About this RNA: Bacterial RNase P class A from a Eubacteriaceae bacterium, 354 nucleotides, folded computationally. The coordinates come from a structure-prediction model, not an experiment, and the mean pLDDT is 78. Lineage of the source: Bacteria > Bacillati > Bacillota > Clostridia > Eubacteriaceae.
């Protein structure tokens, strides 16, 4: 220079004028509501995203609740770390892909048991012998053909047919032997581990657990429309019984135990008000120190939306790649999907030329 890797930043800016909403200070009349309670001025501060999406996941937080145990369900699955935790991240080992840089992985067990492999083919697990090869007997001029014995190297059928290719042996094969590899196992070394090496052996009856399950860990339910509190407004109630049991209620099933409660009947308000929860958080930027790293531990410094018929727009001038995906409704951390521009960093390969 051209191809491809992998990280990580920007998502307009500045300046003026109006304009919208929260808060904070000042001023306190006005207006709406029976009523809790609300709006309205001046003048400051601040104001949507790297995905706010999606509702897949983990947790704070509220309640059931005074709160256990056990099943059953449900999640997770290589090793070691990181986090409040997670299916997340980061380091690693095995497969797989790629020249490599890297990418990616549903990655414990079929020797615990049950279950599936249609068709074909003899046969698909107490496996077998269709065509074949061989050796013997009869019959035959001979070619063949029957019978018994051996046999699984060759064909054929399948995804797959008792490891594979080569060479030796043999009546003809046959791990029957021997060399190389696979796959099983078994001493030794190295790693915390997962696993990797070297060396020896019996020669080795398939695949599938993203089948039923078995093993190991992990596991309460519901969800801000949770949940609290103010205003309004409603019963001259009947019947039985008063101890205790029973019975009911207790937020994924069921049980065991706990707690709470008299039990039926018939009638009436209310559940379109209002106010909190509503934003200081496992929070964010700087610098230092540990650490491959994900993180962490220590100083300083900062307050960055809280709406509820639901705010942030508009002109105008400079810059300018300036646009694409696309708007907060409890809150953080993740993971998935969308996306046009621009920018900065470290690897790889091929090619050029010093």
């Nucleotide at each position: 220079u051209a191809a491809g890797c992998a990280a990580g930043c920007c998502a307009g800016a500045u300046g003026a004028u109006c304009g919208c909403a929260u808060g904070u200070a000042c001023a306190a009349a006005u207006c709406c509501g029976c009523a809790a309670g609300g709006a309205u001025g001046u003048a400051c501060c601040u104001g949507a995203g790297g995905a706010a999406a999606g509702u897949c996941c983990g947790a704070g937080c509220u309640c059931c609740a005074u709160a256990g145990g056990g099943c059953a369900g449900g999640g997770u699955g290589c090793c070691g770390g990181g986090u409040a935790a997670u299916c997340c991240c980061c380091g690693g080992u095995g497969g797989a892909g790629g020249c490599a840089a890297c990418u990616u992985u549903a990655a414990g067990g079929c020797u615990a048991g049950u279950g599936c492999a249609a068709c074909a083919g003899a046969a698909a697990g107490u496996a077998u012998a269709c065509c074949g090869c061989c050796u013997g007997u009869g019959u035959g001029a001979a070619a063949a053909c029957a019978c018994a014995g051996g046999u699984a190297a060759g064909g054929a059928u399948g995804a797959a047919a008792g490891g594979g290719c080569g060479a030796g042996g043999u009546a003809a094969g046959a791990g029957c032997u021997c060399a190389c590899c696979a796959g099983c196992g078994g001493c030794c070394a190295g790693g915390u581990a997962a696993c990797u090496g070297u060396c020896c052996g019996g020669c080795u009856a398939u695949g599938u657990a993203a089948a039923c399950c078995c093993c190991a860990c992990c596991u309460g339910g519901a969800g801000c429309a949770a949940g609290a509190c103010c205003a309004a407004g409603u019963u001259a109630g009947g019947a039985c019984g008063a101890a205790a049991a029973a019975g009911c209620a207790g937020c994924u099933g069921c049980c065991c135990g706990c707690u709470g409660u008299g039990u039926c009947c018939a009638g009436u308000g209310g559940u379109a008000g209002g106010u909190c929860g509503c934003a200081u958080g496992a929070a964010c930027c700087u610098g230092g120190c540990g650490g491959u790293g994900a993180c962490g531990c220590c100083a300083g410094g900062u307050c960055u939306a809280g709406a509820u018929a639901g705010a942030u727009g508009a002109u105008c001038a400079u810059c300018u790649a300036a646009u694409a995906c696309a708007g907060a409704a409890c809150u953080c951390g993740g993971c998935u999907u969308a996306u046009a521009g621009g920018c900065u960093u470290g690897g790889u390969u091929g090619c050029u030329u010093c």